[in-house]
RNA sequence: GUCAGACAAGGGCAAAGCACGCCGAAAGGGUGCGACGCAAAGCCACCGGCCUACCUUUCGCGAAAGCGAAACAGGGCAGCGGGGCCGCCGAC
Numbered sequence: 001g002u003c004a005g006a007c008a009a010g011g012g013c014a015a016a017g018c019a020c021g022c023c024g025a026a027a028g029g030g031u032g033c034g035a036c037g038c039a040a041a042g043c044c045a046c047c048g049g050c051c052u053a054c055c056u057u058u059c060g061c062g063a064a065a066g067c068g069a070a071a072c073a074g075g076g077c078a079g080c081g082g083g084g085c086c087g088c089c090g091a092c
Stems, first nucleotide, its partner, number of pairs: 001092003005089001012038002017033004022029002036079001042085003046082003049077003054074001056071006
């Protein structure tokens, strides 16, 4: 440097589900139990995608307070795909 990572060794992570006087408007996240899986399931929202809609804008109703609807990421998902950065062991 490359790999189609194996039947090697020692390790690592942890889906669903359950719990929580945890964080959050939500999506989602955290911690514990748990293991479906993972050779980057380590890190980064840059591109596509998906989720959410506190705020904002528009519309409707209303005397008002406010209520409802739609649109929207400054919010998320790295265990959706691509890309970037870094890396253990092994084989060649």